A computed fold for an 89-nucleotide RNA from an Alcanivoracaceae bacterium, annotated as Glycine riboswitch aptamer.
RNA sequence: UACCGAUUCGCAGGAGAGAGGGCCGCACCGGGCCCCGCCGAAGGCGCAAACUCCCAUAAACGCUCAGGCACAAGCACUGCGGACAUCAU
Repeated sequence: UACCGAUUCGCAGGAGAGAGGGCCGCACCGGGCCCCGCCGAAGGCGCAAACUCCCAUAAACGCUCAGGCACAAGCACUGCGGACAUCAU
């Protein structure tokens, strides 16, 4: 200094996968537990070359612990508009 970012808030957009089965409860809807099958874009974990060796390091890649699989909610990410202030310049 409030520009570039980081963080955060609001608005708009935003994919994937069983409205699965059983039991319980419930006026209804919602809900809880168990089993099988799936998804990856909350979060988390893991890995490469660059370099010859070592160390460090990444993702929308991989794993699915968590989370999710009608609607809703949430959601990485993108755009716009703010806030913030030493994490930035």

Notes: Rfam family: Glycine riboswitch aptamer. About the family: This family represents the bacterial glycine riboswitch.